[in-house]
Context: one part of a larger RNA
RNA sequence: CCCGUUGUAGGACAAAAAGACCCCGUGGAGCUUUACUGUAGCUUGGCAUUGGGAAGGCGUUUUAAUUGUGUAGCAUAGGAGGGAGUCCGCCGCAAGGCGGGCAUCAGUGAAAUACCUCUCUGUUAACACUCUAACCCUAACUUGCCGCCGUUUAUCCGGCGGGAGGACAAUGUCUGGCAGGCAGUUUAACUGGGGCGGUUUCCCGCUAAAGUGUAACGCGGGAGCCCAAAGGUUCCCUUGGUCCCGAUGGAAAUGGGACUGUAAGUGUAAAGAUAUAUGGGAGCUUAACUGCGACACCUACAAGUGAAGCAGGUACGAAAGUAGGGCUUAGUGAUCCUCCGUUGCUUAAUGGAUGGCACGGAGCUUAUCGGAUAAAAGUUACCCCGGGGAUAACAGGCUGAUCUUACCCGAGCGUCCAUAGCGACGGUAAGGUUUGGCACCUCGAUGUCGGCUCAUCGCAUCCUGGAGGUGGAGAAGCUUCCUAGGGUCCGGCUGUCCGCCGGUUAAAGCGAUACGCGAGCUGGGUUCAGAGCGUUGUGAGACAGCUGAUCCGCAAU
Repeated sequence: CCCGUUGUAGGACAAAAAGACCCCGUGGAGCUUUACUGUAGCUUGGCAUUGGGAAGGCGUUUUAAUUGUGUAGCAUAGGAGGGAGUCCGCCGCAAGGCGGGCAUCAGUGAAAUACCUCUCUGUUAACACUCUAACCCUAACUUGCCGCCGUUUAUCCGGCGGGAGGACAAUGUCUGGCAGGCAGUUUAACUGGGGCGGUUUCCCGCUAAAGUGUAACGCGGGAGCCCAAAGGUUCCCUUGGUCCCGAUGGAAAUGGGACUGUAAGUGUAAAGAUAUAUGGGAGCUUAACUGCGACACCUACAAGUGAAGCAGGUACGAAAGUAGGGCUUAGUGAUCCUCCGUUGCUUAAUGGAUGGCACGGAGCUUAUCGGAUAAAAGUUACCCCGGGGAUAACAGGCUGAUCUUACCCGAGCGUCCAUAGCGACGGUAAGGUUUGGCACCUCGAUGUCGGCUCAUCGCAUCCUGGAGGUGGAGAAGCUUCCUAGGGUCCGGCUGUCCGCCGGUUAAAGCGAUACGCGAGCUGGGUUCAGAGCGUUGUGAGACAGCUGAUCCGCAAU
């Protein structure tokens, strides 16, 4: 060195199982509910099967009767028209006469009465019609009441008769309500893992690297309007601040002067712009027009923006001219659908109607703002599938804020004296044991705390050894340097590492090793499924809250 054999398990990020944790998928399923939409079921009403009678009631028409009170006025004046007579009794054949009442007249009042005609308001009665309807009936219909028969047997079925119920119930159809009993679904994305929080469209400044553009959960602010003048035009004016002067008058009111030079103002944020006005005032007004639009900017598209000029009609201005909103940049929403306007176009033989189109307008916090639907929340530890080390938890790596250690400076403490021993405020390093940051290997699996067993290493040394200094008399110490050879305890409590306590010891070191070591053991803790408590949630459920119970496989190349 090779082969065989017996043995041990440190490694082959050993084997096994396309990780169950975590995230993702416009994946699935179970469950919940005051998610959405349905639906069984229950219930409401209409109609049909479904007939008869009827008290009563609402309404309408007709007829008849009746009704009507301000004050004044014989007095209970509904309104209007006509009106000088009219009604009753007696005599009489009649004409007429006699008697009585009412009216005329008078009076009161806005309106005057007798009598005739029409009519209004309310009430009553009758008839008719429509509707409603307590209650009653029996013939539909019902009967898991009785009897007989079919049929010898049958608590079934059918027929007949009786009883009971009865136009109800039941059934069909339409319709309103309740409805996780059941069903189908939805329940966003970004994100230095996910969740929680925040954000999602538009405008301004910076980041932005002197053209444009340019990201981040970068920094700092605004918008989801407003104005009939705060628009158009013509003409006129100049702000702010400081100082001085000037009655009441003051820091500040209105007036005058000097200096300064944009510091003022601009509807609203910021930036740019602006005094030769875009600022302030006055007059007249509606261009906050209609039909277009060369040419450009911007730009994946769709959008967005500027714009001379032409035609029509208009405002202001003497005119030249200016005006198609506002000093500019925010003040917003595609398509579908529905609606409104119009002397437009079209419309199935033709004329219409209707529908469609065109032009103009309206309805979306469609704000997840290029808007999946008209319409939508949760939970899963009972879970499943497809994927991901594109992304978290363990370990490693990078980093070293935090941590540990050392050093520099030396204000000060130390009676005096910075440095025996300490050392503020600060500074410079090292280490890679803490908590983190990052997300680089691993999700077709790198088993996770503690204990046991067995350890190996470092030295920033706990003991033992050797030295310097001392605020070292000695003894005992303190501090620093050298040194890793050896050593470095037993118990109580707790799953504990840690820690506290008891008793010892020369001492009871600090770390690294996948927080050493589960194909070596354990399984008390954490972290599946069962259960309970507290808290929380409407609930399903949830909780670095608690409790007790339960599982550690394997022939070694």

This is a predicted structure of a 557-nucleotide part of an RNA (large-subunit ribosomal RNA, domain V) from candidate division WWE3 bacterium RIFCSPHIGHO2_01_FULL_40_23.
Lineage of the source: Bacteria > Bacteria candidate phyla > candidate division WWE3.
Rfam family: Bacterial large subunit ribosomal RNA.
Its mean pLDDT, the model's own confidence on a scale to 100, is 82.
The full RNA is in RNAcentral, with records from SILVA.